Small-subunit ribosomal RNA, 5' domain from Rumex scutatus, 477 nucleotides, folded computationally. Its mean pLDDT, the model's own confidence on a scale to 100, is 87. The source organism's lineage runs through Eukaryota, Streptophyta, eudicotyledons, Polygonoideae and Rumex.

Context: one part of a larger RNA
This record gives sequence, structure tokens and C1' cells, in this order.
RNA sequence: AGAUGAACGCUGGCGGCAUGCUUAACACAUGCAAGUCAGACGGGAAGUGUUGUUUCCAGUGGCGGACAUGUGAGUAACGCGUAAGAACCUGCCCUUGGGAGGGGAACAACAACUGGAAACAGCUGCUAAUACCCCGUAGGCUGAGGAGCAAAAGGAGGAAUCCGCCCGAGGAGCGGCUCGCGUCUGAUUAGCUAGUUGGUGGGGCAAUAUCUUACCAAGGAAAUGAUCAGUAGCUGGUCCGAGAGGAUGAUCAGCCACACUGGGACUGAGACACGACCCAGACUCCUACGGGAUGUAGCAGUGGGGAAUUUUUUGCAAUGGGCGAAAGCCUAACAAAGCAAUGUCGUGUGGAGGUAGAAUGCCCACGGGUCGUGAAUUUCUUUUCCUAGAGAAGAAGGAAUGGCGGUAUCUGUGGAAUAAUCAUCGGCUAACUCUGUGCCAGCAGCCGCGGUAAGAUAGAGGAUGCAAGCGUUAUCC
Repeated sequence: AGAUGAACGCUGGCGGCAUGCUUAACACAUGCAAGUCAGACGGGAAGUGUUGUUUCCAGUGGCGGACAUGUGAGUAACGCGUAAGAACCUGCCCUUGGGAGGGGAACAACAACUGGAAACAGCUGCUAAUACCCCGUAGGCUGAGGAGCAAAAGGAGGAAUCCGCCCGAGGAGCGGCUCGCGUCUGAUUAGCUAGUUGGUGGGGCAAUAUCUUACCAAGGAAAUGAUCAGUAGCUGGUCCGAGAGGAUGAUCAGCCACACUGGGACUGAGACACGACCCAGACUCCUACGGGAUGUAGCAGUGGGGAAUUUUUUGCAAUGGGCGAAAGCCUAACAAAGCAAUGUCGUGUGGAGGUAGAAUGCCCACGGGUCGUGAAUUUCUUUUCCUAGAGAAGAAGGAAUGGCGGUAUCUGUGGAAUAAUCAUCGGCUAACUCUGUGCCAGCAGCCGCGGUAAGAUAGAGGAUGCAAGCGUUAUCC
């Protein structure tokens, strides 16, 4: 000199675009953040009284709650990056070949009863389905062969037809696994390992595998740093540098891990699941003391910690996601607005003329000099500002549909009107005098100033540098 998610002091006009708990992965009041389908199904209710239907709802059922969102605690690891590989899975989507025959039994809802303070639970009876089961069938699977095993569902419509269902084959995209190389510090950590290394049999997985189990063998990795300890999410990138390289990993994007702490499985194409379940623990809350309920590292917001970080805002109009045949519903993702000079970029605080070189201030050798064309004053302009009017694009090519927003922008009226500070002035380093003080008070990044004329302290006048900022502190190069 440059840089920053910065903070502090003084000051502060406007606009565009960005950014905003780096600390306690501390504890959380309140609201919202994941629903949808009545064109799968039987019911209940409202409404109508034109018997056609319409609307709403708890329940069964389907799909989605494994995406999106947040955080970086853990992790030195095939976690990440890069380059390869073979023994795999795959809902929705695309292409393609076939198929859907016959039968059955239930359980919610509902009704009645019962227990409980509540959360909720029990019992009896009835019922539907794209919920469940059986038989038959199969270009699939297993097997050397004989042989054995496995499926389906309907709905809408007057119909055409459309949307679904089952079994194969291929694809796309996603995911699981293996491996070469790379990936911080310490030897004042030198020895480590017993499912450990390999084999055989059994089990297990979508799949490979000591993944697991029994037996057998005694191996395996390590000064090319094992093990242990400390620290840390990794990368694309970001900052500095001519480069080599050093530092870093906020925002945005990819991957990983976690979702009060620890453990576990269930469902499912996919989880060992942030707003699901079970157990244990710590905390908080309710209780009729018998028992129950909660998890903001989602968005706002509160307390606390801290030098320090925002609104309990608007909207689904756009983009995207879920469900649906569709209309549509949901979406704190997202789009926007609000707050903050936190950063960056742009712009303004006026332009031209104006010497009696006025007055005040300051200095002085008392002659004058300086502030200084600066002001006053004359004239001009209106970015900005006030006010009045017009008023978008963003909507997806018939129409309709705009949160932002009466915003951006444009036009008219008015009037220089509303708008400059901060730091420094001994050298490094641009900028000097006077007064006070007297090794005191104080200054200071380094050298160093101050003990009676201090260009270094404090004030004043003047000057210099930057400028809606300036200076200090912290950190990196």
C1' cells in the first nucleotide's frame, strides 16, 4: 500500500446493487414453515324442496412429508478433490412387448356401552374400496435336469376415448460399493493390531466384502512416520503477490455430517428420517399426584453471551416444488418490501461575474501581511428537494391474471433553496506560526518530545490530505 461478514470514536444529503450472530451445536414465550386428492371408498352434516344436484367435514385408501430449509458440533476419513472400476438398486419420467379370469374374509368410520382430570383407551355390533387374502394363468426367477415359485383395480364419460393397475425388456436421471493419487501440526508420541491378516463351511445384504459366526493357519500395516495426541467440515473459489507462493473456506454453487444428548428399529423405491415412532438421560411445562406433553442448527421474534449482526412485514404476481383429470389448494423455498454508511458504484451540497482587496479574527519589524473572490452583492441554473399531473416493462403472443407499486420513469410549478465533515501538520510524511504550561500536565506507530521563547503537550489562527465519510483497533498478505 491492498483486503475484511468487521467493531469503536466523531460526523452524516440521495440513489442503484450486494451483505448482515464470526461469540453460547446456549435456553426458548407466540405465530407460521407439508400437504393434497370427493374423478379410489363407505358415511356424517349444511343447503335446496324444481328430487337434478351443490358445498363442507372426521375416517379408510393413494401420492408426497428421504425434496426444499438450517447449521458446521463431530470427522485427518475413500470424508472431500481428481482419475478409474465391477458385484448392484431405482418410485415418478421416456421407449417398447404382453396381460387384468374366478372367488372370499375383514377393519376403521358409524351406533351403543365403559374407564380416565387430561392425553387417550377398552368392549359389543354393522359396512365399502384402487385396503387385504385364496385359486387359476405366465416369453420372468431358481435349478445340470426332472421339477418348483411368483400378478393385477378400477375410475370418469352418452360414446369415442382419457387417467390409472400387473408382469417383462431397454433408457434417462438419482443413489449404494471398490480402488490409484492428493489432503494440517507434533518423534519432548516408536512401537501398533486378535475379527486383527488370510482360508474353508454356514448366515446375511440390492450388491462386493471378516459385514457376521464356527473351525484352521499366523499373519497384517509401520522411520516413504504406523499408533497416539492436538487442531479442522472438504472443494469450486476469495484476499495478497509480477510470479513462485502465502493466508483463507462468510455470501453463491457441489459433496459430506448433524437436527436437545445417547441408542434402536419400523414404514417405504429411497430414512435408520429437523417440524415421524420406541427406549434411556438432562431440562422445561400441565396434573384431580394416578399420569401426561415439548424440542427454532426452518422464517420472524425473546432472553443470555458478546466489541458486534435486522422486521414477531407483503405476496404466491414471477421461478421452482408437492398433490390433483382439471379448476385449484399448500409452499417463511422463492419473489419483494422494512432496518443498518456494513461494503461497493454513481451523484449532490451550486455555476458565472464580483476589490472599497470592507469588517471581525490571526500574525507583525506597526509599514503591512493573511483568511480572500472567500463573503456581501449582481445574474444564471434546478441534479437533488417540495408540490401537481401522467404512469410502466416484468404476463408465459386471443382475453383475463402484478405482491413489489401509484414504485421506476416522464412532464409542469416553486425557490440557492434541504445537504461537510474527519484526521493530521518534528523526521519517516503532504502541511507553521502565536499563546498557555514548565521532565508538570501530557504526546507517542518507530526514532523520540516536555526541566521558561516547545514547528512534537493544550488552545487559537492558518495550512495539508481524504471526503459522506474520516480516523483508530483487530486479522491476513